[in-house]
Context: one part of a larger RNA
RNA sequence: CGUUUGGAGAUUUGAAGGGGGCUCUCUCUAGUACGAGAGGAUCGAGAGGGACAGACCUCUGGUGUUCCAGUUGUUCCGCCAGGAGCAUUGCUGGAUAGCUACGUCUGGUUGUAAUAAGUGCUGAAAGCAUCUAAGUACGAAGUAUGCCCUAAGAUAAUAUCUCCCAUCCUGACUUCGGUCAGGGGUAAGACCGCAAAUAGACUAUUUGUUUGAUAGGCGGCGUGUGUAAGCACAGUAAUGUGUUAAGCUUAGCCGUACUAAUGGUCGAGGG
Numbered sequence: 001c002g003u004u005u006g007g008a009g010a011u012u013u014g015a016a017g018g019g020g021g022c023u024c025u026c027u028c029u030a031g032u033a034c035g036a037g038a039g040g041a042u043c044g045a046g047a048g049g050g051a052c053a054g055a056c057c058u059c060u061g062g063u064g065u066u067c068c069a070g071u072u073g074u075u076c077c078g079c080c081a082g083g084a085g086c087a088u089u090g091c092u093g094g095a096u097a098g099c100u101a102c103g104u105c106u107g108g109u110u111g112u113a114a115u116a117a118g119u120g121c122u123g124a125a126a127g128c129a130u131c132u133a134a135g136u137a138c139g140a141a142g143u144a145u146g147c148c149c150u151a152a153g154a155u156a157a158u159a160u161c162u163c164c165c166a167u168c169c170u171g172a173c174u175u176c177g178g179u180c181a182g183g184g185g186u187a188a189g190a191c192c193g194c195a196a197a198u199a200g201a202c203u204a205u206u207u208g209u210u211u212g213a214u215a216g217g218c219g220g221c222g223u224g225u226g227u228a229a230g231c232a233c234a235g236u237a238a239u240g241u242g243u244u245a246a247g248c249u250u251a252g253c254c255g256u257a258c259u260a261a262u263g264g265u266c267g268a269g270g271g
Base pairs, nucleotide, nucleotide: 001153006164007163008162009161010160011159016150017149018148019147022050023049024048025047026046027045028044034039052107053106054105055104056103060101061100062099063098067094068093069092070091071090072087073086074085075084076083077082111145112144113143118138119137120136121135165270167184168183169182170181171180172179173178189266190265191264192263193209194208195207196206197205214260215259216258217256218255219254220253221252224248225247230243231242232241233240234239
C1' cells in the first nucleotide's frame, strides 16, 4: 500500500508449508506348533530399556561477582572494640529467584484411503488351463490423511461476533429535496511519550498510565545463613557462656498511593 466499498477491536476457517514417523530386551502364549533329535517359532497379550525430540523447575544437582557466615595479609577510620578498601568475587563454606541437566513429565502408536512387489476370485482370447484381456478382492517402515506447529499478500487477498457512528465549515452546482469537491473538530479505537516486564540486540510482544498496584520505597510473610553488635559473667589469656533459633536477608508472595507514571498526536461521515 492492498484486501470492492465507512472506521475499529477480538475470535476464527485452512489452501499451502514445516515437524514427527526410530529401535532393543524380557515375560506369557509355550518348551506349544514344527522336528527323529538337537533345537525351537509365527500370530497375539504385557512389561522394561536405549538413543532422539519437546516442555518444565515440584524433587535431585549445577550456577547464582546483587544474600549470609568463616578466615589470611595489608592500608585506613586517632587507639581498643567494631568496620571499610585492596588482594581472581582475596580465599573458603552454604544459598533465594532466574537460567539449567545429571533432574521431572510427555511423545513415536492405533486408524482410514489409494497402491508397489506379491497373493488371489471369476474369466475368455485358446470348449482345457490361466491373477487379466473386460470385471473384481487383498497387500508395505513407503504415498495421502490422521497428530503437532506456522498459516488469508491463499492478490481467488476467508468467515463470525462486538464497538463507534451519518457531524461542522468553505466553495461550486441545484429541479431548493439536495449533490459534488476540499477542509476542520471528534467517536469507537490507535499511536507517540511516560512507569515497567512473564518480553527484549534494535524492533516487536506483554502490563500499566491516578477511574492506578506498572516500577521503586515501606509493612508483613517466605527463603537463605546460622546465634549479630553491645553488655554481663567465667578465665592470666586465647576464648567460652548468657542475653539469642539471634542479627542480617538479592531477583519470591501478599498488602500499602509514600515517590514516579506530566502529557501529546492521529483517528469515520461510507464506490
The part of an RNA shown here (large-subunit ribosomal RNA, domain VI) has 271 nucleotides and comes from a Dehalococcoidales bacterium. Lineage of the source: Bacteria > Bacillati > Chloroflexota > Dehalococcoidia > Dehalococcoidales. The prediction has a mean pLDDT of 86.